[in-house]
RNA sequence: CAGACCUCUGGAGAGACCUGGUCAUCAGGCGCCGAAGGAGCAAGCCCCUUGGGGUUAAUCUCUCAGGCAAAAGGACAGGGGAGGA
Numbered sequence: 001c002a003g004a005c006c007u008c009u010g011g012a013g014a015g016a017c018c019u020g021g022u023c024a025u026c027a028g029g030c031g032c033c034g035a036a037g038g039a040g041c042a043a044g045c046c047c048c049u050u051g052g053g054g055u056u057a058a059u060c061u062c063u064c065a066g067g068c069a070a071a072a073g074g075a076c077a078g079g080g081g082a083g084g085a
Base pairs, nucleotide, nucleotide: 005081006080007079008078009077010076015030017029018028019027020026031068032067033066037064038062039061040060044055045054046053047052048051
């Protein structure tokens, strides 16, 4: 220096959906989003042999979770701090 930690700033997407009861929360239903988290995969590399196995990434894919007015959250980016081979 990097990662991780604290703090500040910026930060997208998608129904203020319908029904019942309801401040919110809840139950049922239909439709959506991907940038918390989670899951999956390529090339490459390795092993055995002509086809398999292992390893392996994301902002890609899936949508379990989460989310679809505001608030909160939010990958990521920048500033500061502490620490620091």